The RNA shown here (SAM riboswitch aptamer (S box leader)) has 126 nucleotides and comes from Salipaludibacillus daqingensis. The sequence was found by an Rfam model in a public genome assembly. The prediction has a mean pLDDT of 81. Its Rfam family is "SAM riboswitch aptamer (S box leader)". About the family: The SAM riboswitch is found upstream of a number of genes which code for proteins involved in methionine or cysteine biosynthesis in Gram-positive bacteria.
[in-house]
RNA sequence: UUCUUAUCCAGAGCGGUGGAGGGACAGGCCCUUUGAUACCCAGCAACCAUUAAAUCAAUGAUUAAUUGAUUUAAACGGUGCCAAUUCCUGCAAGGAUUAUGAUUAAUGAUCCUUGGAAGAUGAGAG
Numbered sequence: 001u002u003c004u005u006a007u008c009c010a011g012a013g014c015g016g017u018g019g020a021g022g023g024a025c026a027g028g029c030c031c032u033u034u035g036a037u038a039c040c041c042a043g044c045a046a047c048c049a050u051u052a053a054a055u056c057a058a059u060g061a062u063u064a065a066u067u068g069a070u071u072u073a074a075a076c077g078g079u080g081c082c083a084a085u086u087c088c089u090g091c092a093a094g095g096a097u098u099a100u101g102a103u104u105a106a107u108g109a110u111c112c113u114u115g116g117a118a119g120a121u122g123a124g125a126g
Stems, first nucleotide, its partner, number of pairs: 001126008013041001015040003021031003025090004043081002047078002050074010086118001091115010
């Protein structure tokens, strides 16, 4: 860097260093000298690994044992996270309200739902 797959409405400091930007991109809307981003420490969570228990299955003549799957618990390991739902929207479909329109059609605005895109993180593969 590419592909596959899972998750993204919960959670997390009145700490230290240090001093101007930050929230991926675009638009919006925000955070920030009452100290941002970053680093350190603390913390959160439970993706992977680990440990324990339960259930099921396979091997085993049976028991024991081993292996696999699922669930629960723990949190000493590897990551991750720690303003706002991934801050909101971005593309498509459906619906509601409303405006223009004589009416229908059509178009615009606001909102709701669903799916997708983009992005982030884990695990696996190249």